A computed fold for an 87-nucleotide RNA from a Gammaproteobacteria bacterium, annotated as c-di-GMP-I riboswitch aptamer.
Of the family's consensus pairs, 95% are formed in the model.
It was read from a public genome assembly, where an Rfam model found it.
RNA sequence: AGUGAAACACGGCAAACCCGUCGAAAGGCGGGGACGCAAAGCUUCCGGUCUGUCGGCCUCGAGGCCCACGAUAGCGGGGUUGCCACU
Numbered sequence: 001a002g003u004g005a006a007a008c009a010c011g012g013c014a015a016a017c018c019c020g021u022c023g024a025a026a027g028g029c030g031g032g033g034a035c036g037c038a039a040a041g042c043u044u045c046c047g048g049u050c051u052g053u054c055g056g057c058c059u060c061g062a063g064g065c066c067c068a069c070g071a072u073a074g075c076g077g078g079g080u081u082g083c084c085a086c087u
Stems, first nucleotide, its partner, number of pairs: 001087004012037002017032006035074001041080003045077003048072003055066004
């Protein structure tokens, strides 16, 4: 540098759930815990999904509807760095 994701793993990550904490929420972070993961490392560029504070609209009102600038990389694709095996 190329190819591959079958196998190997001293080891790595950690779903649900519980506790704490931040947040309007979705959800994040820390601890416990393991369903899984060979990029479950990083990145919202594209599509999807979730939420709906603020804002907008409707309503006498209670309330309803719309909206991403919020969230998701463990929804998929792209980008990027690496581990392992072989050459």